A computed fold for an 88-nucleotide RNA from a Gemmatimonadota bacterium, annotated as c-di-GMP-I riboswitch aptamer.

RNA sequence: CGCUGCUCAGAGCAAACCCGUCGAAAGACGGUGACGCAGAGUCACGGGACUACGGCGACGACGUCGCUAGGUCCGCCGGGCCGCCAGC
Numbered sequence: 001c002g003c004u005g006c007u008c009a010g011a012g013c014a015a016a017c018c019c020g021u022c023g024a025a026a027g028a029c030g031g032u033g034a035c036g037c038a039g040a041g042u043c044a045c046g047g048g049a050c051u052a053c054g055g056c057g058a059c060g061a062c063g064u065c066g067c068u069a070g071g072u073c074c075g076c077c078g079g080g081c082c083g084c085c086a087g088c
Base pairs, nucleotide, nucleotide: 002088003087004086005085012037013036018031019030020029021028022027035075041081042080043079045078046077047076048073049072050071054068055067056066057065058064059063
């Protein structure tokens, strides 16, 4: 440097529920807790999904419905960047 990867070993991350805070929400952060993860490290670049404050439209109405990211999800997929350990 390359390949392989829970074969052993070292190390790591931390789902859901619950609690608190922020947020219109999706969700995020922190605590708890482990479902799992060979990158469940990082980046919203492409696809996809979620939400609809706001905006637009409709209904005939003080609301309801529909559409729409500028919002969200990297533990949905692809991609960029970085990379521990073990074996060869």
The coordinates come from a structure-prediction model, not an experiment, and the mean pLDDT is 85.
The sequence was found by an Rfam model in a public genome assembly.
Its Rfam family is "c-di-GMP-I riboswitch aptamer". Rfam's curators write: GEMM was predicted in a large-scale screen for bacterial structured RNA regulatory elements. Gene Ontology term of the family: cyclic-di-GMP binding.